c-di-GMP-I-GGC riboswitch aptamer from a Syntrophomonadaceae bacterium, 89 nucleotides, folded computationally. It was read from a public genome assembly, where an Rfam model found it. Taxonomically the source falls in Syntrophomonadaceae (Bacteria, Bacillati, Clostridia, Eubacteriales). The coordinates come from a structure-prediction model, not an experiment, and the mean pLDDT is 88.
RNA sequence: ACCGACAAAGGCAACCCUGCCGAAAGACAGGGACGCAAAGCAAAGAGAUCUAAAGCUCUUUAGAAGCCACGAUAGCCUUGCUGCCGAAA
Numbered sequence: 001a002c003c004g005a006c007a008a009a010g011g012c013a014a015c016c017c018u019g020c021c022g023a024a025a026g027a028c029a030g031g032g033a034c035g036c037a038a039a040g041c042a043a044a045g046a047g048a049u050c051u052a053a054a055g056c057u058c059u060u061u062a063g064a065a066g067c068c069a070c071g072a073u074a075g076c077c078u079u080g081c082u083g084c085c086g087a088a089a
Stems, first nucleotide, its partner, number of pairs: 003086002011036002016031004021026001034075001040081003044078002047076001048073003055067003058063002
């Protein structure tokens, strides 16, 4: 350097509940643990998924309609940066 153990020390926290922000997806805080060796950080990719406010379109003119990310997910993949410990190979 790579790699990752029924190791040690510590760390994070899905679903769900409560509060709160948001149009929503979802975020944040508390509780709580399914899991995680980068589940630390960054939305970079003709990637993936979710949402659809604004905008555009449609129509019976107010709508359980269609399209769309400049929104979201780093606990989907890839990528970039950083990092604790040290058995075996």